The prediction has a mean pLDDT of 78.
A computed fold for a 113-nucleotide RNA from a marine sediment metagenome, annotated as c-di-AMP riboswitch aptamer (ydaO/yuaA leader).
It matches the Rfam family "c-di-AMP riboswitch aptamer (ydaO/yuaA leader)". Rfam's curators write: This family represents a conserved RNA structure found upstream of the ydaO and yuaA genes in Bacillus subtilis and related genes in other bacteria.
Of the family's consensus pairs, 92% are formed in the model.
[in-house]
RNA sequence: CGCCGAAUCCCUCUUAGGGGAGCGGGCGAACCAGCAUGCGGUGAAGCUCGUAGAGACGAGCAGGGCAAGCCUUUCAGCCCUAACCGUUUAGCUAAGCCCGCAGGCGUUUGAAA
Numbered sequence: 001c002g003c004c005g006a007a008u009c010c011c012u013c014u015u016a017g018g019g020g021a022g023c024g025g026g027c028g029a030a031c032c033a034g035c036a037u038g039c040g041g042u043g044a045a046g047c048u049c050g051u052a053g054a055g056a057c058g059a060g061c062a063g064g065g066c067a068a069g070c071c072u073u074u075c076a077g078c079c080c081u082a083a084c085c086g087u088u089u090a091g092c093u094a095a096g097c098c099c100g101c102a103g104g105c106g107u108u109u110g111a112a113a
Base pairs, nucleotide, nucleotide: 001106002105003104004103008021009020010019011018012017022101023100024099025098026097027096032091039086040085041084042083046061047060048059049058050057063080064079065078066077072113073112074111075110076109
């Protein structure tokens, strides 16, 4: 100075603690949907197939990311496709209620509208 991500800014306090704005997430009616297989949530991080005992690996489709003013779309190229939480609970969901604001990186990727 930038990137992924909601994860930033301001005020007060000054060992501490607290508040606000903004951006995210969960719970939660009616109506609607649904009713067999156990699952649910955050997140892009799912599905199918092959090898194989599993894992690992590979392929396809789906999904996500990639400074040169900024945003969006398209094409091409390169990369990712994790991890964690809940535990018998649950769809959508107004009012209302409850939470988070971390962590990890280093960039030179080009063109067109």